[in-house]
Context: one part of a larger RNA
Molecule: large-subunit ribosomal RNA, domain VI
Organism: Thermogemmatispora carboxidivorans
RNA sequence: CGAAAGGAAGCGUGAGGGGAGUCCGCUCUAGUACGAGAGGACCGAGAGGGCUUGACCGCUGGUGAGCCGGUUGGCCUGCCCAGGCCAGAGCCGGGUAGCUACGUCAGGCGAGGAGAAGCGCUGAAAGCAUCUAAGCGCGAAGCCGACCCCAAGAGCCGCUUCCCCCUCCAGGCUGGACCCCCAGCCGGAGAUAAGGUCCCAGGCAGAUCACCUGGUCGAUAGACCGGAGGUGGACACCUGGUAACAGGUGCAGCUGACCGGCCCUAAUGACCGAACGG
Numbered sequence: 001c002g003a004a005a006g007g008a009a010g011c012g013u014g015a016g017g018g019g020a021g022u023c024c025g026c027u028c029u030a031g032u033a034c035g036a037g038a039g040g041a042c043c044g045a046g047a048g049g050g051c052u053u054g055a056c057c058g059c060u061g062g063u064g065a066g067c068c069g070g071u072u073g074g075c076c077u078g079c080c081c082a083g084g085c086c087a088g089a090g091c092c093g094g095g096u097a098g099c100u101a102c103g104u105c106a107g108g109c110g111a112g113g114a115g116a117a118g119c120g121c122u123g124a125a126a127g128c129a130u131c132u133a134a135g136c137g138c139g140a141a142g143c144c145g146a147c148c149c150c151a152a153g154a155g156c157c158g159c160u161u162c163c164c165c166c167u168c169c170a171g172g173c174u175g176g177a178c179c180c181c182c183a184g185c186c187g188g189a190g191a192u193a194a195g196g197u198c199c200c201a202g203g204c205a206g207a208u209c210a211c212c213u214g215g216u217c218g219a220u221a222g223a224c225c226g227g228a229g230g231u232g233g234a235c236a237c238c239u240g241g242u243a244a245c246a247g248g249u250g251c252a253g254c255u256g257a258c259c260g261g262c263c264c265u266a267a268u269g270a271c272c273g274a275a276c277g278g
Stems, first nucleotide, its partner, number of pairs: 001153001006163007016150004022050003026046003034039001051108006060101004067094005072087006112144002118138004166190004171186006195272004199215005220266003224261004229255003236249005
């Protein structure tokens, strides 16, 4: 943008399309069938492994650019103490969220239909024989389905729910009335309904767009408060020690993304939206 039947919101069906499809050894059946023996199964059942696909971050780890701590040289806050900054994030030890694999979980299972090679039944032509000529059965990791995903722009399907049909007008037509006026239709303009869009606060959604949450009748983001998790015992004071330093107050202080609370700050506002149907 669009639909032969008003305008909207939600849910569904699945024409069609895509994906997947795997391999191996072991145990039991069973040292059975078979075989003189040596050897050694079909069928079926079970527990694993490789490979691969998807999802996830509770576990094990990685990353985590400034979350915590330690520390070297220097500059600065006049000095001490305490701090800020520069040196690859100065270097080093850890590490939340998120993202992740080397981590975890799950799938690659089974049944069905048609049928290849092939194996058959019945059976003539051709009194026999013959799986084939008529007819019928079985039969592959393959085909169609089955499993997972997308999907009604699939000449466009179904279901449920919600919403209204209002106002005005130089005009044109018809009817009533016959100066005025009234009703309907055509045409034009406007305001709205359900609902939607723009805009704004944002997101675990994302290149943009889209999608999702929220917009004061509000917890959407920030700030603040509480908690989790991280770091690992702050400053200051006291005590001990000549001192380096140690201990106490005190699992302290600090703390990005995590979980909550709380309207303090910011979510101001504007617009679109209808009748061949009822």